RNA sequence: UAUAUAUAAAGCCAAACUGUCCGCAAGGACAGGACGGAAAGCCACAGGUCUUAUUUUAUUCUUUUAAAUCAGAUGGCUGGGCUGCAUAG
Numbered sequence: 001u002a003u004a005u006a007u008a009a010a011g012c013c014a015a016a017c018u019g020u021c022c023g024c025a026a027g028g029a030c031a032g033g034a035c036g037g038a039a040a041g042c043c044a045c046a047g048g049u050c051u052u053a054u055u056u057u058a059u060u061c062u063u064u065u066a067a068a069u070c071a072g073a074u075g076g077c078u079g080g081g082c083u084g085c086a087u088a089g
Stems, first nucleotide, its partner, number of pairs: 003088003012037002017032006035076001041082003045079003048074004055068004
């Protein structure tokens, strides 16, 4: 420098759940807590999934339901890009 991830591991992250706060919501932040993780580090670029306050349209028939645009969420859904630890031959 390149390849691979079987075993182990210093150190690292932290699902569900609980509390407080933020958000219309999906969801997020912090604290506790560990199901798991070799990129569960970073980037919403492609796909997927989720949300619907506002706007528009239809419906309802007076504010209910649905769809679309816009806008957002998710990297612990998949792919891609960038970087990095340990180990192996």

c-di-GMP-I riboswitch aptamer from Sulfurovum sp., 89 nucleotides, folded computationally. It matches the Rfam family "c-di-GMP-I riboswitch aptamer". For this family Rfam cites "Riboswitches in Eubacteria Sense the Second Messenger Cyclic Di-GMP" (Sudarsan et al., Science, 2008). From the family's description: GEMM was predicted in a large-scale screen for bacterial structured RNA regulatory elements. Gene Ontology term of the family: cyclic-di-GMP binding. Of the family's consensus pairs, 95% are formed in the model.